[in-house]
RNA sequence: GGGCCGUUAGCUCAGUUGGUAGAGCGCUUCCAUGGCAUGGAAGAGGUCGCUGGUUCGAAUCCAGUACGGUCCA
Repeated sequence: GGGCCGUUAGCUCAGUUGGUAGAGCGCUUCCAUGGCAUGGAAGAGGUCGCUGGUUCGAAUCCAGUACGGUCCA
């Protein structure tokens, strides 16, 4: 320098033909217990790495760019 893959909630990850984003764990509150563990209910939390483009509409398509991984030189 070039090819490919990844980047989404605090962590690990989904997201099927473009239609206003979810799960598990964790966190908060409540219920059950004398208390803990545990179980149950409810809730908070993300401008989807960044910039721009296409589109009525983009996590998703296109271009550029940053970081990480991997292969080639």